[in-house]
Context: one part of a larger RNA
RNA sequence: GAGUAACGAUAAAGGGGGUGAAAGACCCCCUCGCCGAAAGAUCAAGGUUUCCUGUCCAACGUUAAUCGGGACAGGGUGAGUCGGCCCCUAAGGUGAGGCGGAAACGCGUAGUCGAUGGGAAACAGGUUAACAUUCCUGUACCGGCUUUUACUGCGAUGGAGUGACGGAGAAGGCUAGGCGAGCAUGGCGUUGGUUGUCCAUGUUCAAGCGAGUAGGGAGGGGUCUUAGGCAAAUCCGGGAUCCCAUAUUCUGAGACGUGAUGACGAGCUGACAUUUAUGCCGGCGAAGUCGUUGAUGCCAAACUUCCAGGAAAAGCUUCUAAGCUUCAGGUAAAAGACGACCGUACUGUAAACCGACACAGGUGAUCUGGUAGAGAAUACCAAGGCGCUU
Numbered sequence: 001g002a003g004u005a006a007c008g009a010u011a012a013a014g015g016g017g018g019u020g021a022a023a024g025a026c027c028c029c030c031u032c033g034c035c036g037a038a039a040g041a042u043c044a045a046g047g048u049u050u051c052c053u054g055u056c057c058a059a060c061g062u063u064a065a066u067c068g069g070g071a072c073a074g075g076g077u078g079a080g081u082c083g084g085c086c087c088c089u090a091a092g093g094u095g096a097g098g099c100g101g102a103a104a105c106g107c108g109u110a111g112u113c114g115a116u117g118g119g120a121a122a123c124a125g126g127u128u129a130a131c132a133u134u135c136c137u138g139u140a141c142c143g144g145c146u147u148u149u150a151c152u153g154c155g156a157u158g159g160a161g162u163g164a165c166g167g168a169g170a171a172g173g174c175u176a177g178g179c180g181a182g183c184a185u186g187g188c189g190u191u192g193g194u195u196g197u198c199c200a201u202g203u204u205c206a207a208g209c210g211a212g213u214a215g216g217g218a219g220g221g222g223u224c225u226u227a228g229g230c231a232a233a234u235c236c237g238g239g240a241u242c243c244c245a246u247a248u249u250c251u252g253a254g255a256c257g258u259g260a261u262g263a264c265g266a267g268c269u270g271a272c273a274u275u276u277a278u279g280c281c282g283g284c285g286a287a288g289u290c291g292u293u294g295a296u297g298c299c300a301a302a303c304u305u306c307c308a309g310g311a312a313a314a315g316c317u318u319c320u321a322a323g324c325u326u327c328a329g330g331u332a333a334a335a336g337a338c339g340a341c342c343g344u345a346c347u348g349u350a351a352a353c354c355g356a357c358a359c360a361g362g363u364g365a366u367c368u369g370g371u372a373g374a375g376a377a378u379a380c381c382a383a384g385g386c387g388c389u390u
Base pairs, nucleotide, nucleotide: 013031014030015029016028017027018026032387033386034385035384040367041366042365043364046347047346050345051075052074053073054072055071056070060068061067080141081140082343083342084341086119087118088117092113093112094111098107099106100105122139123138124137125136126135142339143338145336146335147334148333149332150331151330152329153324154323158319159318160317161316162315166306167305168304169303172299173298174297177293178292179291180290181289182203183202184201185200186199187198188196204263205262208258209257210256215251216250217249218248219244220243221242222241223240224239225238226237228236229235264288267284268283269282270281272279273278274277307310353362354361369381370380371379372378
């Protein structure tokens, strides 16, 4: 220089009350403004206690601070079903033997590891200052084990089927959601009008179980036979023949019934607290129907079509081999006990992650209401969240 520039999005504040040494910034209330395919909600990654409560204000916070993601102390994460672990494999890694190399080491078979993929099963309501598909209430479901009863050819690391998959397109059936009517409860205007075709609020409920719909797929069944499926086979494949096809069977949203004589529910009401119209705890508890619209969600890995021809294995079903065959094993029903370990707080388009910062940057997935609109554009709003720390 200079008490100058700056104090990090121009979304915005004003009033009242409280606390306090002190209040523009903290707490409560009223009004105003901003976002609303987000500046709301829920997960993954990452962070690792930042979560909740009490106390404190040196430093940290671009100012003050009674406040805080700051300091100190205490508290908080509850699972057979969510995710991992587990079973299975992909790219890829590793790799007994093996091959190569002087060696170091490289390659690689069987195997083994490896999810971003496949594989059993839970929903609704309530509850905490802070967790909940984990606790509680109610109603469910799955798995293997053991026992009993009845019936019985069981058996795999092998065979077969299934699992099992691309792009594009179009039509249909539904539902979530929305809207309206009806119904229920409350209201009748401190400013003229408002008992009316008026206003406000509510009208909610799952998994599971039952029976199987709109639809979609495959023709189905019996007998005989068989150079294939590395052996075998009653299985799959090939062949013959008979019967049915208005068949047989698989799949399949939703709706309906039950779940629910329950829960929730506007509102009414009792106790307590204070600032007297609010908070908190408890009790009672109405209506709870119909129509319309309608998804990018479900039926559906379906259907049609195209060429570039679109994982694997476990699992499941079935077949036999060795073997076992008064046993063991299998099937069905009932009953019993069991289901460990790890994660679970909070943040998560951000002041908590990556950017040296409480940084106008970056960050995968899901939900995404109303009016207008082709629309997830845009504008204004709801729920919810904020007014960006001078």

The part of an RNA shown here (large-subunit ribosomal RNA, domain III) has 390 nucleotides and comes from a freshwater metagenome. Its mean pLDDT, the model's own confidence on a scale to 100, is 84. RNAcentral holds the full RNA, with entries from SILVA.